[in-house]
Context: one part of a larger RNA
């Protein structure tokens, strides 16, 4: 912009497209064949290789605004403790979201249809013979058309169901029925503004006080691992009580304390 009034929401599926792989055992069966040596067809069943998703509950990773430890320091809070800043995140141990394989789950199945190669049946033409560019009539593939996932009404052939909205002023013309403009204006929508399950932006998704949208506080989940500061014991280093403490980013709830004010701005009729 268009899908012939304007929305909101759920669909249909023309058409595209993704996906197709594969091996080892086990019965059958030491069976059929074969002189032996050897050793199947079919059909059942087991594992779980590669390759693709999607997931974070389990198992690890990571985790530079989380928690201990711990050297150096001519640096800072006057000093001592107790911290901080530097040193690759000073360095080492652990580590929640999250995001992530090395971790889980599923899939790579099954099943119809038309067939190719080839096998066929019946049969002439050519009294035999022939699976037949004779008439007729069958089997036959990881392939080909569907079934499975996925996009999908600009499918201009623009499709469907459900549900909302359709009071007016005002100028000009008029054949007095009404037309043509402007304006505001409905459902509905966007701007703004809080934000993430979303993201480069955009777009999408949750909300905007009739409010749990995000931040803060409360409380819990988890991490670290037992804080300062006081007491005791020790001549000190240290130890040990108070203490499973203190302290915590992204997790779960609650709570209107803060912020989402308070506004604009688009937006409907042709035709029968």
């Nucleotide at each position: 912009c268009g899908u012939u009034g304007g929305a909101u929401a759920c669909u249909u599926g023309a058409a595209g497209g993704a996906a197709g792989u594969g091996a080892u055992c086990c019965a059958c069966a030491g069976u059929a064949c074969g002189a032996g040596a050897g050793g199947a067809c079919c059909u059942g069943g087991a594992u779980g290789a590669g390759c693709c998703a999607a997931u974070c509950c389990c198992u690890g990773g990571u985790g530079u605004g989380c928690c201990a430890g711990u050297u150096g320091u001519u640096g800072c809070u006057g000093u001592c403790a107790a911290g901080c800043g530097c040193a690759u995140u000073g360095c080492u141990g652990g580590g929640u979201a999250g995001c992530c394989a090395c971790a889980u789950u599923g899939g790579u199945u099954a099943c119809g249809g038309a067939u190719a190669a080839c096998c066929g049946c019946u049969g002439a033409a050519a009294g035999c013979a022939u699976c037949u560019c004779a008439a007729g009539u069958g089997g036959g593939a990881a392939g080909c058309c569907g079934u499975u996932c996925c996009u999908a009404a600009g499918a201009u052939g623009a499709a469907g169901u459900a549900u909302c909205c359709u009071a007016c002023u005002c100028a000009c013309c008029c054949u007095c029925g009404g037309g043509u403009g402007a304006g505001g204006a409905a459902a509905g929508a966007c701007c703004c503004c809080u934000g993430g399950u979303a993201g480069a932006c955009u777009a999408c998704c949750a909300g905007g006080u009739a409010u749990a949208u995000a931040g803060g506080c409360u409380a819990g989940a988890a991490g670290u691992g037992u804080a300062a500061g006081c007491g005791u014991a020790g001549c000190a280093a240290u130890a040990u009580g108070u203490u499973u403490a203190g302290c915590u980013g992204a997790c779960u709830a609650g709570u209107u304390c803060u912020a989402a004010u308070c506004g604009g701005u688009c937006g409907a009729a042709a035709g029968a």

Annotation
The part of an RNA shown here (large-subunit ribosomal RNA, domain VI) has 272 nucleotides and comes from a Patescibacteria group bacterium. Lineage of the source: Bacteria > Bacteria candidate phyla. The prediction has a mean pLDDT of 86. The full RNA is in RNAcentral, with records from ENA. Its Rfam family is "Bacterial large subunit ribosomal RNA". Its family is annotated with structural constituent of ribosome and ribosome in the Gene Ontology.